Background:
Glycine riboswitch aptamer from a soil metagenome, 85 nucleotides, folded computationally. The prediction has a mean pLDDT of 76. It matches the Rfam family "Glycine riboswitch aptamer". Rfam links the family to the GO term glycine biosynthetic process. Rfam describes the family as follows. This family represents the bacterial glycine riboswitch. RNAcentral holds the sequence, with entries from MGnify.
[in-house]
RNA sequence: UUGCGGGAGAGAGCGGUUCGCUUUUUCAAGGGAACUGCCGCCGAAGGGGAAAACGCCCAGAAUCUCUCAGGCAAAAGUACCGUUA
Numbered sequence: 001u002u003g004c005g006g007g008a009g010a011g012a013g014c015g016g017u018u019c020g021c022u023u024u025u026u027c028a029a030g031g032g033a034a035c036u037g038c039c040g041c042c043g044a045a046g047g048g049g050a051a052a053a054c055g056c057c058c059a060g061a062a063u064c065u066c067u068c069a070g071g072c073a074a075a076a077g078u079a080c081c082g083u084u085a
Base pairs, nucleotide, nucleotide: 001085003083004082005081006080011039013038014037015036016035017034018033019032021030022029023028040072041071042070046068047066048065049064
């Protein structure tokens, strides 16, 4: 690195636009998805910061910390753990 298994956290938030689905004689109503504005949050893709030992200087980790990115129903994915080649 690859395959398999395990693997959390946080609003199914409010509004706008578009798309399509269902119901309906019509008007209309109800879910879903994408984009976007606002507020609130998470932290385990990635990214940044920084301790001691040392002690002249440099270097200097993380599951700590910051949230740029990413994420906040389910799903997918995720650091990390076990295992296979």